[in-house]
Annotation:
This is a predicted structure of a 75-nucleotide RNA (Glycine riboswitch aptamer) from a Rhodospirillales bacterium.
RNA sequence: AUGCGGGAGAGAGCGGCCUCGCCGCCGCCGAAGGCGCAACCGGCCCCCGGAAACGCUCAGGCAAAAGGACCGCAU
Repeated sequence: AUGCGGGAGAGAGCGGCCUCGCCGCCGCCGAAGGCGCAACCGGCCCCCGGAAACGCUCAGGCAAAAGGACCGCAU
């Protein structure tokens, strides 16, 4: 990296439309991604580098589906 399995949270909100989708509005969620602090780690150590599941909510998401950090197995 690929395949399979597990995988949370939050309105099935209101209105409009060319209706299974889109747009607008308000309320929310954090576990794709992104950004930030810098816990932590490393180095040629008072300067650099890496950097979270923490924070933000830009993106994404708030019935199902899809997606999904992370975990397990196989190659």

The sequence was found by an Rfam model in a public genome assembly. Model confidence (mean pLDDT): 81 of 100.